This is a predicted structure of an 88-nucleotide RNA (Glycine riboswitch aptamer) from Robiginitomaculum sp.

[in-house]
Parts: sequence; C1' cells; structure tokens
RNA sequence: UAUUUCCCUGUGGGAGAGCGCGAAUAUUUCGCCGCCGAAGGAGCAACCGUCCCGGAAACUCUCAGGCACCAAGGACCGUCGGGAAUUC
Repeated sequence: UAUUUCCCUGUGGGAGAGCGCGAAUAUUUCGCCGCCGAAGGAGCAACCGUCCCGGAAACUCUCAGGCACCAAGGACCGUCGGGAAUUC
C1' cells in the first nucleotide's frame, strides 16, 4: 500500500404467528386452547478436519422466546470507525 477473512461499538434495512377465552389485577400477571421461527438452545445431516473423535445449516423440534398497532427483541445483509490476522 492493496486484497481477503474475523472480532467489537455505532448505524441503515430486517420476517412470521389470536385485537382468542377466562380469572385476578392495574396495564400487568396467571391459566387454557391455537399458532410462529430469524435471539438463545437442542436434534439429524450433506460436507469438512488433525479422522480416536471432533466441527457443522437459513433443515428439523419448539425447551426458551414471540403472536392487533406502537415499542422492545431480532438471525441475516450493508456501512463508518477501531482492532487482529493474511498477501504483495
């Protein structure tokens, strides 16, 4: 100096599913039934590895979480800044 990858704060975008019923209450909690999957978690697996064993999904399950709008959360993608590694 350039490329690539990773991590962190900030920042932009970001879905789905009952305005269900009941009780207590003071705006929330609990119970029942029905749903959702993209926090987290768990399971199987293509595949990969240093091949004993291990790592593995946006697939699957819904423990957790969530289900009018708003708010919050939100995998993932982009981006400013900072840091680490790598290449020239």
The coordinates come from a structure-prediction model, not an experiment, and the mean pLDDT is 83.